[in-house]
Context: one part of a larger RNA
RNA sequence: GGCGCACGGUGGAUGCCUUGGCACCAGGAACCGAUGAAGGACGUGGGAGGCCGCGAUAGGCCCCGGGGAGCUGUCAACCGAGCUGUGAUCCGGGGGUGUCCGAAUGGGGAAACCCGGCAGUCGUCAUGGGCUGUCACUCGCUGCUGAACACAUAGGCAGUGUGGAGGGAACGCGGGGAAGUGAAACAUCUCAGUACCCGCAGGAAGAGAAAACAACCGUGAUUCCGGGAGUAGUGGCGAGCGAAACUGGAUGAGGCUAAACCGUAUGUGUGUGAUACCCGGCAGGGGUUGCGCAUGCGGGGUUGUGGGUUCGUGCUUCAGUCGUCUGCCGGCGGCUGGGUGAGUCAGAAAUUGUUGAUGUAGGCGAAGGACAUGCGAAAGGUCCGGCGUAGAGGGUAAGACCCCCGUAGCUGAAACGUCAGCAACUUGCUUGUGCGAUACCCAAGUAGCACGGGGCCCGAGAAAUCCCGUGUGAAUCUGGCGGGACCACCCGCUAAGCCUAAAUAUUCCCUGGUGACCGAUAGCGGAUAGUACCGUGAGGGAAUGGUGAAAAGUACCGCGGGAGCGGAGUGAAAUAGUACCUGAAACCGUGUGCCU
Numbered sequence: 001g002g003c004g005c006a007c008g009g010u011g012g013a014u015g016c017c018u019u020g021g022c023a024c025c026a027g028g029a030a031c032c033g034a035u036g037a038a039g040g041a042c043g044u045g046g047g048a049g050g051c052c053g054c055g056a057u058a059g060g061c062c063c064c065g066g067g068g069a070g071c072u073g074u075c076a077a078c079c080g081a082g083c084u085g086u087g088a089u090c091c092g093g094g095g096g097u098g099u100c101c102g103a104a105u106g107g108g109g110a111a112a113c114c115c116g117g118c119a120g121u122c123g124u125c126a127u128g129g130g131c132u133g134u135c136a137c138u139c140g141c142u143g144c145u146g147a148a149c150a151c152a153u154a155g156g157c158a159g160u161g162u163g164g165a166g167g168g169a170a171c172g173c174g175g176g177g178a179a180g181u182g183a184a185a186c187a188u189c190u191c192a193g194u195a196c197c198c199g200c201a202g203g204a205a206g207a208g209a210a211a212a213c214a215a216c217c218g219u220g221a222u223u224c225c226g227g228g229a230g231u232a233g234u235g236g237c238g239a240g241c242g243a244a245a246c247u248g249g250a251u252g253a254g255g256c257u258a259a260a261c262c263g264u265a266u267g268u269g270u271g272u273g274a275u276a277c278c279c280g281g282c283a284g285g286g287g288u289u290g291c292g293c294a295u296g297c298g299g300g301g302u303u304g305u306g307g308g309u310u311c312g313u314g315c316u317u318c319a320g321u322c323g324u325c326u327g328c329c330g331g332c333g334g335c336u337g338g339g340u341g342a343g344u345c346a347g348a349a350a351u352u353g354u355u356g357a358u359g360u361a362g363g364c365g366a367a368g369g370a371c372a373u374g375c376g377a378a379a380g381g382u383c384c385g386g387c388g389u390a391g392a393g394g395g396u397a398a399g400a401c402c403c404c405c406g407u408a409g410c411u412g413a414a415a416c417g418u419c420a421g422c423a424a425c426u427u428g429c430u431u432g433u434g435c436g437a438u439a440c441c442c443a444a445g446u447a448g449c450a451c452g453g454g455g456c457c458c459g460a461g462a463a464a465u466c467c468c469g470u471g472u473g474a475a476u477c478u479g480g481c482g483g484g485a486c487c488a489c490c491c492g493c494u495a496a497g498c499c500u501a502a503a504u505a506u507u508c509c510c511u512g513g514u515g516a517c518c519g520a521u522a523g524c525g526g527a528u529a530g531u532a533c534c535g536u537g538a539g540g541g542a543a544u545g546g547u548g549a550a551a552a553g554u555a556c557c558g559c560g561g562g563a564g565c566g567g568a569g570u571g572a573a574a575u576a577g578u579a580c581c582u583g584a585a586a587c588c589g590u591g592u593g594c595c596u
Base pairs, nucleotide, nucleotide: 001595002594003593004592005591006590007589008588009587015581016546017545020518021517022515023514024513025512026511027510028509029507030506031167032166039101040100041099042055043054044053046079047078049075050074051073052059061095062094063093064092065091066090070083071082072081106115107114108113116135117134118133119132120131121130122129137164138163139161140160141159142158143157144156145155171202172200173199174198175197176196182189186236212219213218223250224249225248226247227246233241234240254499255498256497257443261299262298263297264296265295266294267293268292269291270290274288276289277286278285279330280329281328282327283326284325304477306442307441308440310437311436312435313434314433315432318337319336320335321334322333323332324331338430339429340428341427342426343425351424352423353422354421355420356419357418358417359416360415362411363410364409368384369383370382371381385402386401387391393405394404395403448472449471450470451469452468453467454466458484479494480493481492482491483490533540534539553580556567557566558565559564
């Protein structure tokens, strides 16, 4: 030196564990903000700091409930000083306080700072100063004022609004909109209307009551799911892209305007002096009250077996009262009562009471002992018992239905919230309908068309339907649009106004639960950390878990400067000693056998 064997050191694999994660299910909630948010800075405790809580009333203040013996959060002890059956600490509901920054909003600003005006008040002999309130911009409405320019308008000023502004994970709608890639290269194409940027909204959004489909049979708003179907199509007919009818389900809801016509108000134009007009008939009376246009309001009206208006006519329909120039009859309109509906989530819109359910604290809650074993500990074993609407789960010195917390079941709210029923309350209707005539109305710079684009399964194609830009530009039911160029016949529908729950999507958040999910190089990046650290910055971004049942964390003695070690002691165990469970391998030693 090598090869073995034994015993160690180092190291932190493995096993076991779990405070933390991951995925999903059910229910809730789906917004917060000028009454100052989200997020922060700085403070705040008797004693340095971090976290958490709180805000100069600062580990807290007040009220109302719960609870019932200890308490003064945590890392994390120790000391001090206190509180508490006159009910503390703690838990829940409602209030109060809430520095400074931040949309940040009196002005400024290098966020958490600086400097002001006005009103009130405090202080000073006075000035400086303190405190409270208020002072940004913009939009709507109202009022005042008011130029060029006479009226006016612009502008200015004030008041007012639980108007706006900013934040927020995903879901939604809209405006913009790539490239890597695929096509085995690449340009049309694809990726993809994706990523990303911007705007806006809601708890969902969007869509939505046929100018729809269909096919000569019929269906009857929209949305979502299963099929139809990777079909029909489209496509350098490459790569690829990719419907619909129909059918099975989920849900289920339909409404309101514009116009014709009537009335009224305002503005404006115009007209006659009586055959204008004043609801109709007869009589009397009035005297511009008329007519046209524009706008607002009220009535009317809302449809595709076309509908409505106007006129005529038939049938049908509560009462009272007032008005319609006067009287009578009829008609019309208003109000009241009665009758009959609806409702705050469409079609108008607030709120209260009561009852019940439920949420935000809780409460009650059955039944076991002995013996031995275990180097300590019984819940494991043996024996004899018990409860069970409770044998889910966790803890307790090992494996507990009966030890503890719980679990099944039952029960509970002063206050605040949610939902439902009822009652108030609000509000609609109280005439409707048939027949005939008239041809007054039925959404205009619209539809259509030309050109240029986009979007549909559809890449310009025979290219309809839908949307946009530029230009042009109809008709009113004997009207229009569609049925895939276009025409005819036939069929369907009625555009150019609006609203609409549910079925659907999502989960930052709250509660409960589940797992052939992970178990510390795993699982979120994170067993707390967006920390330490890196970067001028945008930004990037870790690692570190485990003594023991309990600190009982080794008093005391010895050696040593100390670190530490040897005794002693604790403990079941100390090669469990805080470099702490187990303690693999590489690597390094000590002893010994054999070989050289």